This is a predicted structure of a 325-nucleotide part of an RNA (large-subunit ribosomal RNA, domain IV) from Stylophora pistillata.
Its mean pLDDT, the model's own confidence on a scale to 100, is 86.
The full RNA is in RNAcentral, with records from SILVA.
Taxonomically the source falls in Stylophora (Eukaryota, Metazoa, Scleractinia, Pocilloporidae).
[in-house]
Context: one part of a larger RNA
């Protein structure tokens, strides 16, 4: 000097990003126990009293009396608690070896495919899984208990259905053309049949165009101007554009740039926190919206208790570092 333990006057979070770490609480028993609530919980809520030994007594470790220590669950074992908020309902799962969470899963909800030799998947195939199942089943996808709900848009993309027309492959088709040469002309040339190389019209399915439907499919959900007898604001009106212009609910939010917004609360003092407001840069309804008891080694803020975290250090024990041998 370091490590690990132990103790500390007065104060008691002043420390710090943050009570990190430590301290405190702790057992049994009696009394007592709030908001809220899905009536199960919350709850060991919180907060109090008792605990040894002796004598007598009792069904009883029950009751009464006595007695003693600084201290009687005398050591060890052995919850700190509370208020408010965010997120996720919950128990679970996860980055073996820096992340345990608000991520994943979940019961519940929806959409969609699938009639059985099912759809889907593995496999050149045989075959197998699905399933020795059969739509109260199986696959895919999204959401994620529960409560109240889930608005408008089908123009784009996708999916489903439709089939009149347009477009369209191979195919079928074979008009016409090139080449070859018997022949005819004899100057250029023309050129049957056959062979060969091509080849127009016409025919021609799905798809696409087209016509509908569909958003718990992918997704989307406006601007400008004016207006009320103080002012301000605009229930109201005008106009442009759109497929439709964001409904309910929530809102400086895990989302708010300006921003430490403004007001209120808490503090002597609060960029955090809680309650409001709404001017939502850039919330919003199963990429779910808003609530919510219980739950959480979750995150945020406050209180009580408690303490060497600190004011501000000190002492002790053990081990190591260091020097000599």
């Nucleotide at each position: 000097u370091c490590a690990u333990g132990g103790c500390u006057a007065a104060g008691g979070a002043a420390u710090u990003a943050g009570g990190c770490a430590a301290a405190a609480u702790u057992g049994c028993u009696c009394c007592g126990u709030a908001a809220c609530u899905u009536c199960g919980g919350g709850a060991g809520a919180a907060g109090g009293g008792g605990c040894g030994c002796c004598u007598g007594u009792u069904u009883a470790u029950u009751c009464a009396g006595g007695u003693u220590u600084c201290a009687g669950u005398u050591a060890a074992u052995a919850g700190g608690u509370u208020c408010a908020g965010g997120c996720g309902a919950c128990u679970g799962u996860u980055u073996a070896u820096c992340a345990a969470a608000a991520a994943c899963a979940c019961a519940g909800g929806g959409c969609u495919c699938u009639g059985c030799g099912a759809a889907g998947g593995c496999g050149a195939a045989a075959g197998c899984c699905g399933a020795u199942g059969u739509a109260u089943a199986g696959g895919g996808u999204c959401u994620g208990a529960c409560a109240c709900c889930u608005g408008c848009c089908c123009g784009g993309u996708g999916c489903u259905g439709g089939a009149a027309g347009g477009u369209u492959a191979a195919u079928u088709g074979g008009a016409g053309g090139g080449u070859u040469u018997a022949g005819c002309a004899u100057u250029a040339g023309c050129g049957a049949a056959g062979g060969u190389c091509u080849g127009a019209a016409a025919u021609g399915a799905a798809g696409c165009c087209c016509c509908a439907g569909u958003a718990a499919a992918c997704g989307g959900c406006g601007g400008c101007c004016g207006u009320a007898a103080c002012u301000a604001u605009a229930a109201c009106g005008g106009u442009c554009c759109u497929a439709a212009g964001g409904u309910a609910g929530c809102g400086a939010a895990a989302u708010u740039c300006c921003u430490u917004g403004u007001c209120g609360g808490g503090u002597a003092a609060g960029u955090u926190c809680c309650g409001a407001c709404c001017u939502g840069c850039a919330c919003g309804a199963a990429u779910g919206g808003u609530g919510u008891a219980a739950c959480g080694a979750u995150c945020u803020g406050g209180g009580c208790g408690c303490u060497g975290u600190c004011u501000c250090a000190g002492c002790c024990a053990u081990g190591a570092u260091c020097u000599c041998g």